[in-house]
């Protein structure tokens, strides 16, 4: 100087006016208050993903939800963590020269089920051409033999070679055969046994065995281990008008044309008052102080994690966290030789009970580490 | 807010992991003075989008998008 590769931050920025939402305070008025309008001053006021609702957890309600089946879910190991399909370290296999990057990464000899098409055969393998061997049978050669060689049937052996295919029942090589073939051997794979080191996944080593049925479980399915459902519209209190429920008082009917008093029917029904209870509107908790955030120490490689300091940091309820204006910052287009000018635009997106992940979106910027290739010294 | 479920020709739907089809529309041809019907024939597909698993994915696993239903 150029290509990379991990990883962490930031996400316009000062002022000035005008608003808009909490809290606190303090004031005026409503005769009075902790309750209501209205002014006043003080302070908080979105995000690294507040988004996707993919995982995990508080909480809360489902009789205590206590076991079990189904059902889902994860799937090297060893550790973090309230939990986890996250993270961290490490093995394992792949990519890359390398920094690194990426793997749902248990079991295929528990059983079942699938490999289309092409192929001689696709899982108790299979023989199209090829190679070899025997017999027949026809040619051809001359050394006339139990000769050699050719073509072609017949019956055999064979899996080296060719072809198919994603995949052909271990690989490479040498010996060995009629021709071959782990038949033997050497070495590489692989199985088994034993030793070593590691908590462990594993690695290293010795021995032995000719080798033993390919490949798919994001096919059903074993086996391990996890998980009860349901979700802030969960759930908890307070509670109006009107109408119903339930209870008591009073009045009210008929027999009898009027009133009064007794009786007798009937006890339903009507009206008034009064008392209890459910439920709605509607209101208030839940709800923002928490696995909380800054610093510093001790322990760990690290993910964490203990201790000690300090801080309070958005809670609205159809939903605020906004508009303009000025300088200044990046960025595009243009104008200019240059200084500088004018236009434009500044990502993705925005709380809705909390936390801890992942996943996906993002204009532009800024550190840090750490690889390779060239070139100087 | 919460919680299901779909996405395939221009339209309405099919398709065991093994060539993506059919009815309708659409183009040409016969038929007819012509049109329609009717018969023959053809185009026309990133199976929403992106990656994974497998020799092979519309199909199974993952994430994104866009559509659709439900919940006091």
């Nucleotide at each position: 100087u150029g290509a990379g590769a991990g990883g962490c931050c930031c996400g316009g920025g000062c002022g000035g006016c005008c608003g808009c939402u909490c809290u606190c305070g303090g004031g005026g008025c409503g005769a009075a208050c902790g309750c209501g309008c209205c002014g006043c001053g003080a302070g908080g006021g979105a995000g690294g993903a507040a988004a996707g609702u993919c995982c995990g957890g508080g909480c809360u309600c489902c009789u205590c939800g206590g076991g079990u089946c189904a059902g889902g879910g994860u799937g090297g190991u060893u550790g973090c963590u309230a939990a986890c399909a996250g993270c961290a370290a490490c093995c394992g296999g792949u990519c890359g020269c390398g920094a690194g990057g990426c793997c749902a990464g248990g079991g295929a000899a528990a059983g079942u089920g699938c490999c289309a098409c092409a192929g001689a055969g696709a899982a108790u393998a299979g023989a199209c051409c090829g190679c070899c061997u025997g017999c027949a049978c026809g040619g051809a050669c001359c050394g006339c033999g139990u000769g050699u060689c050719c073509g072609c049937g017949c019956a055999g052996g064979u899996a080296a070679g060719g072809g198919u295919g994603a995949a052909a029942c271990g690989g490479u090589g040498c010996g060995g055969u009629a021709a071959g073939a782990g038949c033997g051997c050497a070495c590489c794979g692989c199985g088994g046994u034993c030793c070593u080191g590691g908590u462990g996944a594993c690695a290293g080593g010795a021995u032995u065995g000719g080798c033993a049925g390919g490949g798919c479980a994001a096919a059903c399915c074993c086996c391990a281990c996890c998980c009860g459902g349901a979700g802030a519209a969960a759930g908890a209190c307070c509670a109006a008008a009107u109408a119903g429920g339930g209870g008591g008082g009073c009045g009210u009917g008929u027999g009898a044309g009027a009133c009064c008093c007794g009786c007798a029917c009937g006890a339903a029904g009507c009206g008034c008052c009064c008392c209890c209870g459910g439920g709605u509107a509607g209101g208030u908790c839940g709800u923002u102080c928490g696995a909380g955030g800054c610093c510093g120490a001790g322990c760990g490689c690290g993910a964490g994690u203990u201790c000690g300091g300090u801080c309070c940091c958005a809670g609205a309820g159809a939903a605020a966290u906004g508009g303009c204006c000025g300088c200044c910052c990046c960025c595009c287009u243009u104008c200019g030789c240059a200084a500088g000018g004018a236009g434009g635009g500044g990502a993705c997106a925005a709380a809705a009970c909390c936390c801890g992940g992942c996943u996906u979106a993002c204009a532009g910027g800024g550190c840090c580490u750490c690889u390779c290739a060239c070139g100087c010294g | 807010g919460c919680c299901a479920g779909a996405g395939u020709a221009g339209c309405u739907c099919a398709a065991c992991g093994g060539u993506a089809g059919a009815g309708c529309a659409c183009c040409g041809c016969u038929u007819u003075c012509g049109u329609a019907a009717a018969g023959c024939g053809g185009g026309g597909g990133u199976u929403a989008c992106g990656g994974g698993u497998u020799c092979a994915a519309a199909u199974c696993c993952c994430g994104u998008c866009u559509c659709u239903g439900g919940c006091c």
Two RNAs folded together computationally: RNase P RNA and transfer RNA, 449 nucleotides in total. The coordinates come from a structure-prediction model, not an experiment, and the mean pLDDT is 78. It holds a member of the Rfam family "Bacterial RNase P class A". From the family's description: Ribonuclease P (RNase P) is a ubiquitous endoribonuclease, found in archaea, bacteria and eukarya as well as chloroplasts and mitochondria.